A computed fold for a 98-nucleotide RNA from Paracoccus bogoriensis, annotated as TPP riboswitch aptamer (THI element). It was read from a public genome assembly, where an Rfam model found it.
């Protein structure tokens, strides 16, 4: 100089999948968890209208993969949970000159 980030507090949405020799395992993912009378309840994470968190189209389409996953379509398509406090600076990362 120049570039990118934003705290707390309550509360509230939400999803926990493929594969296995079935184990004290593998993969992916932020998250794939215990309990349990299988109704539940808890738990960690992720996300709350600057909403792609997650659900519905969907047991969707095409590529890929053992399968999931993952890239693209569908689609910025219809849904989806907010109040309060604080302030953006003399903070924190980063990059680059003297």
């Nucleotide at each position: 100089g120049g570039g990118g980030c934003c705290a707390c507090c309550u509360c509230g949405g939400g999803g926990c999948g493929c594969c296995u020799u079935u184990c004290u395992g593998g993969c992916u993912g932020a998250g794939a968890c215990g309990c349990g009378a299988c109704a539940g309840c808890g738990g960690a994470c992720c996300c709350g209208u600057u909403g792609a968190a997650c659900c519905u189209g969907a047991u969707c389409c095409g590529g890929u993969u053992a399968a999931a996953a993952c890239c693209g379509g569908c689609g910025g398509a219809g849904g989806g949970a907010a109040g309060g406090u604080c302030a953006c600076g003399c903070g924190c990362c980063c990059c680059u000159u003297u």
Taxonomically the source falls in Paracoccus (Bacteria, Pseudomonadota, Alphaproteobacteria, Rhodobacterales). Rfam family: TPP riboswitch aptamer (THI element). Its family is annotated with thiamine pyrophosphate binding in the Gene Ontology. About the family: Vitamin B(1) in its active form thiamin pyrophosphate (TPP) is an essential coenzyme that is synthesised by coupling of pyrimidine and thiazole moieties in bacteria. Its mean pLDDT, the model's own confidence on a scale to 100, is 76.